A computed fold for a 94-nucleotide RNA from Robiginitomaculum sp., annotated as Glycine riboswitch aptamer. Rfam family: Glycine riboswitch aptamer. For this family Rfam cites "In Vivo Behavior of the Tandem Glycine Riboswitch in Bacillus subtilis" (Babina et al., MBio, 2017). The organism belongs to Robiginitomaculum, within Bacteria. It was read from a public genome assembly, where an Rfam model found it. The coordinates come from a structure-prediction model, not an experiment, and the mean pLDDT is 79. The model forms 89% of the base pairs in the Rfam consensus.
[in-house]
RNA sequence: CUAAACGCUGGAAAGCGCCGGAACAGCGGCGCACCGAAGGAGUAAGCCGGACUUAGGUUCGUUGAAUCUCUCAGGUUACAGGGACAGCGGGGGC
Numbered sequence: 001c002u003a004a005a006c007g008c009u010g011g012a013a014a015g016c017g018c019c020g021g022a023a024c025a026g027c028g029g030c031g032c033a034c035c036g037a038a039g040g041a042g043u044a045a046g047c048c049g050g051a052c053u054u055a056g057g058u059u060c061g062u063u064g065a066a067u068c069u070c071u072c073a074g075g076u077u078a079c080a081g082g083g084a085c086a087g088c089g090g091g092g093g094c
Base pairs, nucleotide, nucleotide: 001092002091006089007088008087009086010085015032016031017030018029019028020027033076034075035074039072040070041069042068046063048061049060050059051058052057
């Protein structure tokens, strides 16, 4: 200076109603409403290729990123768990 696996630490957003229930439960179900930072999906310029061209470009296709967009999944209930990402270590290089 710095890959990955792995370890430690930090880590956001969004909810109400009804029913069941001993319970105003951190439990279960239903209804509608929400969040985006597990995962997933979509996407720009550009590169490449085809066609056209007044040779300036135009158009079609492949490829192509996210913390952008979607909201399938997940989540909206303390604690816990999960958590993109970040720091330290680790490992690697000089």